Predicted 3D model of a 506-nucleotide part of an RNA (small-subunit ribosomal RNA, 5' domain) from a metagenome. Rfam family: Bacterial small subunit ribosomal RNA. The prediction has a mean pLDDT of 86.
Context: one part of a larger RNA
This record gives sequence, C1' cells and structure tokens, in this order.
RNA sequence: GGAUGAACGCUAGCGGCAGGCUUAAUACAUGCAAGUCGAGGGGCAGCGCAGUGUAGCAAUACAUGGGCGGCGACCGGCAAACGGGUGCGGAACACGUACAGAACCUUCCUUUAAGCGGGGAAUAGCCCAGAGAAAUUUGGAUUAAUACCCCAUAGUAUAUUGAGUAGGCAUCUAUUUAAUAUUAAAGAUUUAUCACUUAAAGAUGGCUGUGCGGCUGAUUAGGUAGUUGGCGGGGUAACGGCCCACCAAGCCUGCGAUCAGUAUCUGGUGUGAGAGCGCGACCAGUCACGCGGGCACUGAGACACGGGCCCGACUCCUACGGGAGGCAGCAGUAAGGAAUAUUGGACAAUGGGCGCAAGCCUGAUCCAGCCAUGCCGCGUGAGUGAUGAAGGCCCUAGGGUUGUAAAGCUCUUUCGACGGGGACGAUAAUGACGGUACCCGUAGAAGAAGCCCCGGCUAACUUCGUGCCAGCAGCCGCGGUAAUACGAAGGGGGCUAGCGUUGUUC
Repeated sequence: GGAUGAACGCUAGCGGCAGGCUUAAUACAUGCAAGUCGAGGGGCAGCGCAGUGUAGCAAUACAUGGGCGGCGACCGGCAAACGGGUGCGGAACACGUACAGAACCUUCCUUUAAGCGGGGAAUAGCCCAGAGAAAUUUGGAUUAAUACCCCAUAGUAUAUUGAGUAGGCAUCUAUUUAAUAUUAAAGAUUUAUCACUUAAAGAUGGCUGUGCGGCUGAUUAGGUAGUUGGCGGGGUAACGGCCCACCAAGCCUGCGAUCAGUAUCUGGUGUGAGAGCGCGACCAGUCACGCGGGCACUGAGACACGGGCCCGACUCCUACGGGAGGCAGCAGUAAGGAAUAUUGGACAAUGGGCGCAAGCCUGAUCCAGCCAUGCCGCGUGAGUGAUGAAGGCCCUAGGGUUGUAAAGCUCUUUCGACGGGGACGAUAAUGACGGUACCCGUAGAAGAAGCCCCGGCUAACUUCGUGCCAGCAGCCGCGGUAAUACGAAGGGGGCUAGCGUUGUUC
C1' cells in the first nucleotide's frame, strides 16, 4: 500500500448494486415453510342450488332435500428422497480430476412393439356398543375402488437345460436357435383423450472401483486376528471379509504405517511483477448432518430435517394411570458475544408438486423493510467581488495572516420538497414490486461537512497553559519554566459522507 461477512469512536444529505450470527450443531413461545387429485372410490360433516311440503293472494318464512355444485374426515394414487438450512463429524476414494463397470439400478419423460379377458374375498369410512382426563383405542354389523387376491392370455422378460457362430479381458462377452417352467393389467370421461400392463431403446439421475492431487507433528516407530489371501455360502441393484463356516499366515510401514492434533472439499477469492503465501463469507457443484446414539419399514429412490420404532438428556401437559415435542426452513425470542436485520407483501414473473383442465399449494423465488457493512455515482452551489471590511490570531506595533474567504451584485436548481402524468417486466387474461422507476411543472441558495493529522519516518507551525506533573506514543522517543511531540487556540496538511482506531491477511 491492498483486502475485509468486520467491530469500536466521532460524524452523516441522496441514489444504484451487493452483503448482513464469523460466537452457543445453545435452548426455543407463536405463526407460516408440502401438498394435491371428486375425470380412482364409498359417501355427505359443513356451505350452496334445483325440487318437495306447510303457511300466505303474493313477496317470503319454516321444514325437508346426495337429485346436483362442491367437499371436512376416510380408502386410493402421485409428491413428500426435490427445493430450503447448517458445517457437527470426517484426513476418507469425502472432494477434485481422469479413466473403468465383461459387477450395477433408474419413478416420472421420449421413441418403438404388443396387450388391456374373466372372477373373488376383504377393509377404512358410515352405523351400533364400549374404555380413557387426554393422547388415543376396543368389539360388533355393513360397504366401495385405479386398494388386495385368483384364473386366463404372452415373449426379444425371468429361471434351468442344450446346440452353434464370432470375439475377448481371467471369471467370460456378443449373437443365432431349441425345449421346459414362471410372471401382466384399471379404469375415467364431454368419445377425444388421459390413465394402466409387458418388453426393448434413449434420456435423466444415481451406485461402485481405480490412477494421480491437496494439512501439521517422529518430543508418535512399529501397527494389524476379519487382520491379509483362498475355497464355499449368505446378503446386495451390483463387485467385495460386506457378513459367515473352514483353510493358509499373511498385510501395511522411514517414498512415514500407526497414533495425536486440526479441518467439509472444489470452482474460486485476497495479495503479489511473478513464483508464492493466505482464505473457502456471498454465488455454483459435491459431501456430511438434522436434540445425542442406534435401527429398520415404505418406496424407483431414504436408513428419510417438518415419517416410524428403541435408548438417553431436556422441556411441556396430566384426573398420577399415562401422554406430547425437536427452528442447523422463514420470521421471531432468550442466552452467548465487540458484533449481524422484519413475528412484512405476493405467487405478478422464474421454477417445483399434484391435476385432463380450471386451479390449489409453494417463507423456493420475486419483492419490500432495517443497517454508511462494502463498492460505485451525485450533491452540499456557480460567476463576480478589495478602502483587502469587521472579528479572530501573530507581531519587531510598522504591519502580517485568516482572505475572494465573507458581505454585496448577477445567475442556476442536480439531489431533496410540493403538484401533475406514469411504465417495461405480460405475445390474449393476470403486476406483489408500485402510483415505484421515469417524464413535466412550481418555489427557493434555499434543507445537506465532517474526521484525522502537523518532532523525524510523513504532506503540514506559531502563541498560550502545564512544568518528568497532567499527559502523548506505530518505531525512535517527547514532558524536570521559553515543549513546532502534552492540553487549547489561530493557521496549515490529508481524505471526504465519510474519517480515524483495533483485529486478521498478503
């Protein structure tokens, strides 16, 4: 000198863009953050309508009303494994990069081929009867489906067996063919579609293996029994001591094993001429985690943040028998701390989920609010103005300086204020932002300057006060009666809506 997710002190006019718990992965009141489909289903709690009945001349009132719109709860489907948060753990194939899978999976989507026949038994809901303070739950009766089961049909699927061809990488792979066995389906409707089943291919997403790469310590030198390998099995989508039985005695290590400490990793970012050194906030990709630990279920996908079970700690409710909970989602609270924001608006856009759609949901997102936290831009006026006013300060008392500075005169109106118009973002409808940006007009210099420094380094000097005191200080060092170094004033220098200090880093 640069940089900063900064903090502190003094000060503060405006706008644009960005950023904002680095500490306690501490504890959390409250609200919201994942639903949707009635074009799968039985139904009808609530709302509305047609209809019906009663009263009335009528308007109307009351009752009834699954017949309809729709729909709480329920069965069913899809989603909830994404999106959002945090960085605990982890020195590891976790990450980066490059290969490999002749060892693998893939819902939805696209393409292609084929199919969608027949039957059955239940169960939630509803109803009845109970238990419980509650959470919740028991029994009985009855009912539906795109829920479940059986039969049929089917091969380029799966399994077993056989024959052939080609090739390779050891196990083998590709391909042709034969036999046997096994396994499918669901309907809805406005009749045009959407669903459903099987198979193949693609795409997407994942899983696995390997080479190389990136921290510190030897005041850590030996470590290891599922350990290293084999045979056989189990398990998995799949390879594998992943797990198990048996057999062998191996395997890693001074090119640093093991142990200990520290730490998400990367694209990047700061600095630097570069080499390098430091960092990994924001944005993007990965990984890990979801009160601490463990476990599986469902599913194409989880060992699942707003699912389940168990143990533990903590908090809450209780009728004391028993129950409920998990903000490292968005706001917000307490605590910690030098320190970090609103319990805001909208789904208008982009994207996601569901749905044929209309649409619903979306604290993702888009916006607004707060904060000089940073970067960038603008303003706080311009011109003229000397008897060089007054005042201040210094003085050798002559004067010098503040200083064209002010006043005065002549102008302008950015920003701000007030009034009027008023978007793009939306290709037909739809705009939270927002009466915002922007444009026009009106008034008037009007509303808008501070902070640090002045001994040398280092740009900038005098007077007074103080008297080794009070104090300053980054280093050298100032201060003990003439202090350019302390405090104040005048003057000066630097930067400027900031300035200075502190921390960290190059």